[in-house]
Context: one part of a larger RNA
């Protein structure tokens, strides 16, 4: 000058406390320790690893293991030499398949040989091999926390110190007032994007009030430019405005106002910190392997299970299942694609294809709400397991997919200690869409609409932090 203290003083955060809803018990997904295996590839390890790299493991992926192959190599550049030969197509043996062995067809020339291509040789390729304690480059965390410094002057032997400390205020080193300080810079906040009012423009594939056709029906037509909507511009909010406190800056309340005091919400992450994390995303110094730590392929495995953790879904019922009936989004996605209407099938799905490169046409809602059975019971709760059938993807569903039908129907009667999220269109309950992707172990992840709560007395305690002050034998 730090850091650190079960000093001190302020002050903050869903910190805890107030409330709602959960986790920790089940049963299942999923991811991790262990185990186990020929391999169960490899990284993440307290916050901040463990539904995390995986936005898609049956083959591929794929690096791991088993076995068969290959060696200038699956791929780059370059020189040498042979061969007149193609490259590629067909196509025989052997095989699992990679490969190995053969046959057949067939280039352009200016015929020197080039261009290409095969084979031999050479320089090389190739390594998800190893070090994130050699690195860029991204990346997490403290943390949307108010900090972190400079330039001058000034004071101090010096390290340093001041400014940045004081007082009031503020989400904020915000803003004011004062001050040996004066000033600036990286943060803060604005400027960007979406929401929430209103106005102007514009009008299709979007809209229909008004007029007219016309239908069983429907903006279905002519037509409109008023509304909703899309798009684009613009305007509003600044403590402008009043009362009160007050040097000041601001706080308390009020009025208008769609909308207040940063309106909600996003993007945005300071000097640094953890040798934090990644050498398997790429790139890269240095080490290593170079008929193989490189290349191709069959099968395996990465899914293994006495156990033990996180993180979800699913329940455990009567604000509930069941069955019937009936509405109402939004935000995407679509040409090797969504795929209407209509037939089959109890259903998954099958036939068929109209339409639509899409504000045009297709995918599209559940809760909810009517009417009815259930009547407290392991049941009309609740679905795990298992049996037998079947559809769908794919060369291919044994290891190991996913969906439907029958039939079985298990634990489970609200959870110990402890423990997590959330302060509003939130939590909570309901579906819906997408990326990845043949298909798919998605209950994951990202978004979207819909229904729509309680609750904060207060900061004494726990957890994190901020400032200022104190003690230090600690740096």
């Nucleotide at each position: 000058u730090g850091a650190c203290g079960g000093g001190g003083g302020c002050c903050c955060g869903c910190a805890c406390a107030a409330g709602c809803a959960g986790a920790g018990g089940a049963g299942c997904a999923u991811g991790u320790g262990g185990c186990u295996u020929a391999a169960u590839u490899c990284g993440a390890u307290g916050c901040a690893a463990c539904g995390c790299g995986a936005a898609g493991a049956a083959c591929c992926u794929u690096a791991c293991c088993c076995g068969g192959g290959c060696u200038u190599g699956a791929c780059a550049u370059g020189g040498g030499g042979c061969u007149g030969c193609a490259c590629g197509g067909c196509u025989u043996g052997c095989g699992a398949a990679a490969g190995c062995a053969g046959g057949c067809c067939u280039c352009c020339u200016u015929c020197g040989a080039g261009g290409g291509u095969g084979c031999c040789c050479c320089a090389c390729a190739g390594g998800u091999g190893c070090u994130g304690c050699a690195u860029g480059g991204c990346u997490g965390u403290c943390g949307u926390c108010a900090g972190u410094u400079c330039g001058u002057g000034c004071c101090g032997u010096g390290a340093g110190g001041u400014g940045u400390u004081u007082g009031g205020u503020u989400a904020a080193g915000u803003c004011c007032a004062g001050c040996a300080a004066c000033g600036a810079a990286c943060g803060c906040a604005a400027c960007c994007c979406c929401u929430g009012c209103g106005c102007c423009g514009u009008g299709u594939u979007g809209c229909c009030a008004u007029c007219g056709c016309g239908u069983a029906a429907u903006g279905g037509c002519g037509g409109g430019g008023a509304c909703u909507c899309g798009c684009g511009g613009c305007g509003g909010a600044c403590u402008g405005c009043c009362c009160g406190u007050u040097c000041a800056c601001a706080c308390g309340g009020g009025a208008g106002g769609a909308a207040g005091g940063u309106g909600g919400g996003g993007a945005c992450g300071a000097c640094g910190u953890c040798a934090a994390g990644u050498c398997a995303g790429u790139a890269u110094g240095g080490c290593c392997c170079u008929u193989a730590c490189g290349c191709c392929c069959g099968g395996g495995g990465c899914c293994g299970c006495a156990c033990a953790c996180g993180u979800g879904c699913u329940a455990c019922a009567a604000u509930g299942g069941c069955g019937g009936g009936c509405a109402c989004a939004g935000a995407g996605g679509g040409a090797a694609g969504c795929g209407a209407g209509g037939c089959c099938g109890c259903g998954a799905g099958g036939c068929g294809g109209a339409g639509c490169c899409a504000a045009c046409c297709c995918c599209c809602a559940a809760a909810a709400c009517c009417c009815g059975c259930c009547c407290c019971a392991g049941u009309u709760c609740g679905g795990a397991u298992c049996g037998g059938g079947g559809c769908c993807u794919g060369c291919a569903a044994c290891c190991c997919g996913g969906c439907c039908c029958c039939g079985u129907g298990a634990a489970g009667c609200c959870g110990g200690a402890u423990u997590u999220g959330c302060u509003a269109g939130u939590a909570a309950c309901g579906g819906c869409g997408c990326a990845u992707c043949a298909g798919c172990c998605a209950c994951g992840g990202c978004g979207c609409c819909g229904u729509g709560a309680a609750u904060a007395c207060g900061u004494u305690c726990c957890c994190g932090g901020g400032c200022c002050u104190u003690g230090u034998a600690c740096a």